Source information: c-di-GMP-I riboswitch aptamer from Desulfoplanes sp., 93 nucleotides, folded computationally. Its Rfam family is "c-di-GMP-I riboswitch aptamer". Rfam describes the family as follows. GEMM was predicted in a large-scale screen for bacterial structured RNA regulatory elements. The source organism's lineage runs through Bacteria, Pseudomonadati, Desulfovibrionia, Desulfoplanaceae and Desulfoplanes. It was read from a public genome assembly, where an Rfam model found it. The coordinates come from a structure-prediction model, not an experiment, and the mean pLDDT is 81.
C1' cells in the first nucleotide's frame, strides 16, 4: 500500500417505545431505553416520505373577496429501506 474480518483487546452507535420540546406535515432535538449495527462515520446524486406556501382545475359565490375538495410541486425532511460519493479506529494475511 492493499485485502480480510470484527477472532483477541480497547472503544463507539442506539431500533422500538415513553416523556418532554419543535414542525403545517413528514419528521427531528434532548433524556430514558437497546432491537440491532464492522462503516448504524460524513453526503440527499439516483430513490423514498410529506405539502405550510405556490400554480392549476372543479366546487359554493351575480361578481370580488372567500369556502370546500382535488392534482401537481420542495425552499422541508429520510444517511438504521436500499444504490453512489468521501473518510477513517485496533487486529491478521
Nucleotide at each position: 500500500a492493499u485485502u480480510c474480518a470484527g477472532c483477541a483487546a480497547a472503544a463507539g452507535c442506539a431500533a422500538a417505545c415513553c416523556a418532554c420540546u419543535u414542525g403545517a406535515a413528514a419528521a427531528a432535538a434532548u433524556g430514558g431505553g437497546a432491537c440491532g449495527c464492522a462503516a448504524a462515520g460524513c453526503u440527499a446524486c439516483c430513490g423514498c416520505c410529506u405539502a405550510c406556501g405556490u400554480u392549476c382545475a372543479a366546487u359554493c359565490g351575480u361578481g370580488c373577496a372567500g369556502u370546500u375538495c382535488g392534482a401537481a410541486u420542495a425552499g422541508g425532511g429520510c444517511a438504521g429501506u436500499g444504490g453512489g460519493g468521501c473518510c477513517a479506529c485496533c487486529g491478521g494475511g